[in-house]
RNA sequence: GGGGACGUGGCGGAACUGGCAUACGCGCAGCGUUGAGGGCGCUGUCCCGCAAGGGGUGGAGGUUCAAAUCCUCUCGUCCCCA
Repeated sequence: GGGGACGUGGCGGAACUGGCAUACGCGCAGCGUUGAGGGCGCUGUCCCGCAAGGGGUGGAGGUUCAAAUCCUCUCGUCCCCA
């Protein structure tokens, strides 16, 4: 230099043919249970906002009624070729 895969809450990881972003698990917080701890159960857990609502999928644009998903550029990690 050429080609390919991947990037989503604190962590792992889904999202099917473009149609509810964060399902599910872990972790964390509160409560219950216990003499206490562990374990177990219940509730909550992205950000802003009193609410209505808005924003958010590495970054920036584009297409579309609608984009994590398609297109372009770009950054990072890994692999292959030279």
Predicted 3D model of an 82-nucleotide RNA (transfer RNA) from Candidatus Aquivivens invisus. It was read from a public genome assembly. It matches the Rfam family "tRNA". The family's RNA type in Rfam is transfer RNA. The coordinates come from a structure-prediction model, not an experiment, and the mean pLDDT is 83.